[in-house]
Order: sequence, then C1' cells, then structure tokens
RNA sequence: GGGCGUAUAGCUCAGUUGGUUAGAGCGCGUCGCUGAUAACGACGAGGUCCAUAGUUCAAAUCUAUGUACGCCCA
Repeated sequence: GGGCGUAUAGCUCAGUUGGUUAGAGCGCGUCGCUGAUAACGACGAGGUCCAUAGUUCAAAUCUAUGUACGCCCA
C1' cells in the first nucleotide's frame, strides 16, 4: 500500500428480506425468602445501536466516507 471482517447495556453477545416498545445471559440496585449469607423469586436502573453524510414514509439493519480493532496479501 491492497483486500476482508468486526463495532449494539459495565462484560459476553443476539437482533430474520428495513416496519410500529432495542433484547438475552452475567454483573449492579431494591424488595421477598433465611438466624445470617449463598442460592432462588419479584421488580428496577443502565443504550444517542462507533462517527458523519446519503437513500427511504420509515434505518441498529441499505449506501458512501472516516475512526478503532482483528485477519490475509504485498
């Protein structure tokens, strides 16, 4: 220098051909249970879906560029 992939909650990840509340597990908080913990149960908080622009009635999802990381080639 060229090509490809990934970027979604604190962590690991899902999210179908773009469509009507953005989710799971773990973690965190409160409550229940217990003599007290753990475990278990209930409830809750936590997200500008990497950034900017574009397409569209509608974008986490499609397109372009950039950034970060990883892999391959040179």

The prediction has a mean pLDDT of 80. Transfer RNA from a Candidatus Parcubacteria bacterium, 74 nucleotides, folded computationally. The organism belongs to Candidatus Parcubacteria, within Bacteria. Rfam family: tRNA. Rfam links the family to the GO term triplet codon-amino acid adaptor activity.